The RNA shown here (transfer RNA) has 72 nucleotides and comes from an uncultured Clostridia bacterium. The coordinates come from a structure-prediction model, not an experiment, and the mean pLDDT is 81. Rfam family: tRNA. Gene Ontology term of the family: triplet codon-amino acid adaptor activity. The sequence was found in a public genome assembly.
């Protein structure tokens, strides 16, 4: 340098264009307990960036950035 893949919460991830983006672990508040842990009920937290298509984009297209695979 060429080709291809990936990017969603602190982490691992679901989401085949439409009603509030969902879960697990983690964090945190409460209940329980003499206390901790376990258990139960809550809360906060995310679509890499920029354009385009569309009535409508996490989803489709292009570019950039980052990571990865492969070829040279």
């Nucleotide at each position: 340098g060429g080709u291809c893949c990936u990017a969603u919460a602190g982490u691992u991830u679901a989401g085949u264009g439409g009603u509030u983006a969902g879960a697990a672990c983690g964090a945190u508040g409460g209940c329980c307990u003499c206390u901790c842990a376990c258990g139960c009920c809550g809360u906060a937290g995310a679509c890499g960036c920029g354009a385009g298509u569309u009535c409508g984009a996490u989803u489709c297209u292009c570019g950039c950035u980052a990571g990865g695979a492969u070829c040279a």